[in-house]
The RNA shown here (Guanidine-I riboswitch aptamer) has 104 nucleotides and comes from Marinobacter sp. The model forms 100% of the base pairs in the Rfam consensus. The coordinates come from a structure-prediction model, not an experiment, and the mean pLDDT is 83.
């Protein structure tokens, strides 16, 4: 100086929107009122379902190293500032592009 490895999966959280549920509003259900039901609107509606972190948490596996006749046991798995813009799903996002561009 260069190359390679620095991993995968799951649960959860920060966060996110609005398919579905619910909330709220309006209308219809005509003797009148209420309830139920139906339809529409609303996410500057706390919520449930849902999406969800490279730089967040936890766990399992894997990898590497050491010991061991074998079984197996132990250790390590570091560091990490980051746009604009675009993409998907219903839609948005710390998701993906992306340990990117750029910066120190």
């Nucleotide at each position: 100086c260069a190359a390679a490895u620095a991993g995968u999966c799951a649960a959860c959280u920060a966060g996110g929107g609005u398919u579905c549920c619910g909330g709220c509003c309006u209308g219809c259900c005509g003797c009148a009122a209420a309830u139920c039901g139906c339809a529409g609107g609303u996410g500057c509606c706390u919520g449930g379902u849902c999406c969800g972190a490279g730089a967040g948490u936890u766990g399992a596996c894997g990898a590497c190293c050491u010991u061991u006749u074998c079984c197996a046991a132990g250790g390590u798995u570091a560091c990490a500032c980051g746009g604009c813009g675009g993409g998907a799903c219903a839609a948005a996002a710390g998701c993906c592009c992306g340990g990117g561009a750029g910066g120190a």